[in-house]
RNA sequence: AGGUGACAAGGGCAAAACUCUGGAAACAGGGUGGCGCAAAGCCAAGGGUCUAAGGUCUUUUGACUAGGACAGCCUGGCCGCCGCC
Numbered sequence: 001a002g003g004u005g006a007c008a009a010g011g012g013c014a015a016a017a018c019u020c021u022g023g024a025a026a027c028a029g030g031g032u033g034g035c036g037c038a039a040a041g042c043c044a045a046g047g048g049u050c051u052a053a054g055g056u057c058u059u060u061u062g063a064c065u066a067g068g069a070c071a072g073c074c075u076g077g078c079c080g081c082c083g084c085c
Stems, first nucleotide, its partner, number of pairs: 002085004012037002017032006035072001041078003045075003048070003054065004
């Protein structure tokens, strides 16, 4: 440097649910919790998914729309611990 995650050590992260806070919502953050994860570390670039405040259309109802959200959906990019080859 490349490959790899059999074994091992030190550990790390934290799903659902409950709860508090922020938010129009999706969702995010804190606490409890622990389903899982070898990148479940980081980046919304491509695809995908979610929401629809505002906007457009609409008699009502509703439809469409991302400058919003998801990295624990996939691809890609960046960076990293340990073991093995």
c-di-GMP-I riboswitch aptamer from a Gaiellales bacterium, 85 nucleotides, folded computationally. The source organism's lineage runs through Bacteria, Bacillati, Actinomycetota, Thermoleophilia and Gaiellales. Its mean pLDDT, the model's own confidence on a scale to 100, is 90.